[in-house]
Formats: sequence, C1' cells, structure tokens
RNA sequence: UCACUGGAGAGAGGCACGCCCGCGAGGGCGCGUCCACCGAAGGGGCAAGCGAGCAGCCGCCACGAGGCGACCGUUCGCCAAUCUCUCAGGUAAAGCGGACAGCGA
Repeated sequence: UCACUGGAGAGAGGCACGCCCGCGAGGGCGCGUCCACCGAAGGGGCAAGCGAGCAGCCGCCACGAGGCGACCGUUCGCCAAUCUCUCAGGUAAAGCGGACAGCGA
C1' cells in the first nucleotide's frame, strides 16, 4: 500500500420553499436556514524533552578584552495522542463514511 473482516458517538429537531403521493388530514424526498448535540475521515492547538538568544549567579583560565562549564529565569523554534478545539464532517433504521484493530499478501 492492497484485499477481507470487525468498528463508536450524537435531534426520526423547528421553520420556510420546491417536487411527488393522497379526497383530505397528512406523508415522502430535496434544498435553505435556526437551535441543540457528537468526535473515530481530514484539519487546528498544547507537554516533557531538544536547540538557540538574552539576563542573573557560581566556579575555573586570563594583565585585559573576554573565554569555558554548571545552575537558574525568560523569549523563540522543533515537538505526541484515542488529550483538546469543533473549522470541516456527522446526529432514526438502512446505506455511505469511519480513527483504530485482526488475518493475509
């Protein structure tokens, strides 16, 4: 990477419009919008740690400028997830999708 298998969560929400069915009440589908909600396509964010800059302090070297090392604070960069955000996506069943896992190649 491919194939097979398993694979969760959350409103059958409100309103309007269009089409279809119906004698009618109403029902189905599509789209828009509003509110509520889910996290496991994708996407965003963050840790320890690592690196660099700056400051302070200690030790050593030096005539000196300064250099090396340790400690410590701070700024920036890199940086994970099933964490988090909810942009995207999704919220009856079916279907589609589905992180991840198993078997095989």
Molecule: Glycine riboswitch aptamer
Organism: soil metagenome